[in-house]
RNA sequence: GCUGCUGUAGCUCAGCUGGUAGAGCACCUCAUUGGUAAUGAGGAGGUCUCGGGUUCAAGUCCCGACAGCAGCUCCA
Numbered sequence: 001g002c003u004g005c006u007g008u009a010g011c012u013c014a015g016c017u018g019g020u021a022g023a024g025c026a027c028c029u030c031a032u033u034g035g036u037a038a039u040g041a042g043g044a045g046g047u048c049u050c051g052g053g054u055u056c057a058a059g060u061c062c063c064g065a066c067a068g069c070a071g072c073u074c075c076a
Stems, first nucleotide, its partner, number of pairs: 001072007010025004019056001027043005049065005
C1' cells in the first nucleotide's frame, strides 16, 4: 500500500425488513441479615468512532476519514 471484518453504557455484547436505543456484569439506593456475601426491588449511566449524503424518519442504507484486528504484497 491492497483486501476483509469490527467500532453501540465503565466492561463484554445484542439490536431483525430504516420507525421509542437494550441485556448481562459492574456502580448507587432500599429491603432482607447481628454483620458481610448472596437474594429481591428500584435507580443512575449513551455525541450508537468522526464528517457528509439519501429519507418524513438512519445505530441500521450510501460516500469519505480515523482507530483496532486478520490476511496479502512491496522496499530495506

A computed fold for a 76-nucleotide RNA from a Planctomycetota bacterium, annotated as transfer RNA.
The sequence was found in a public genome assembly.
Its Rfam family is "tRNA". It is annotated as a transfer RNA. Gene Ontology term of the family: triplet codon-amino acid adaptor activity.
Taxonomically the source falls in Planctomycetota (Bacteria, Pseudomonadati).
Its mean pLDDT, the model's own confidence on a scale to 100, is 81.